[in-house]
Predicted 3D model of a 78-nucleotide RNA (c-di-GMP-I riboswitch aptamer) from a soil metagenome. Of the family's consensus pairs, 100% are formed in the model. The coordinates come from a structure-prediction model, not an experiment, and the mean pLDDT is 88.
RNA sequence: GCAAAGCCGCUGAAAGGCGGUGACGCAGAGCCACGGGGCUAAGGCGAUCAUCUCGAUCGCACGCUCGCCGGGCCGCCA
Numbered sequence: 001g002c003a004a005a006g007c008c009g010c011u012g013a014a015a016g017g018c019g020g021u022g023a024c025g026c027a028g029a030g031c032c033a034c035g036g037g038g039c040u041a042a043g044g045c046g047a048u049c050a051u052c053u054c055g056a057u058c059g060c061a062c063g064c065u066c067g068c069c070g071g072g073c074c075g076c077c078a
């Protein structure tokens, strides 16, 4: 210097994000989603069940996480 969880408000379908409060921790817990991992699945796509009607389940990121790891960029101290 940053700021976890919790709590409050806003936002999102959700994961989550933003702000306030608050400090668990962090010598980069600065920035970037490029690779890996993880999270969510409203809409969309595929599959299955059901089918009078309404739907249900599984998978997939175009979503999210940089305080999961690696990498890139920038930075501080000795």
Base pairs, nucleotide, nucleotide: 001026002025006021007020008019009018010017011016024067028074030073031072032071034070035069036068037065038064039063044060045059046058047057048056049055
The RNAcentral record of the sequence draws on MGnify.